The RNA shown here (transfer RNA) has 74 nucleotides and comes from a soil metagenome. Model confidence (mean pLDDT): 81 of 100. It matches the Rfam family "tRNA". About the family: Transfer RNA (tRNA) molecules are approximately 80 nucleotides in length.

RNA sequence: CUGGCCGUAGCUCAGCUUGGCAGAGCACUGCGUUUGGGACGCAGGGGUCGCGAGUUCAAAUCUCGCCGGCCAGA
Numbered sequence: 001c002u003g004g005c006c007g008u009a010g011c012u013c014a015g016c017u018u019g020g021c022a023g024a025g026c027a028c029u030g031c032g033u034u035u036g037g038g039a040c041g042c043a044g045g046g047g048u049c050g051c052g053a054g055u056u057c058a059a060a061u062c063u064c065g066c067c068g069g070c071c072a073g074a
Base pairs, nucleotide, nucleotide: 001073002072003071004070005069006068007067010026011025012024013023020057028044029043030042031041032040050066051065052064053063054062
């Protein structure tokens, strides 16, 4: 330098194919239970969907550029 894959909650990821309410598990907070903790039950909080632009009534999703990570080639 070229090609491919990945970037979504604190962590691991789904959702993208086929545009239409942003989700799961774990973690965290409160309450219950317990002498206390753990475990368990109930409830709750937390997001610039890597960044910018475009298309569209509508973009995590489609298009373009950029940034970062991994792999391969030269």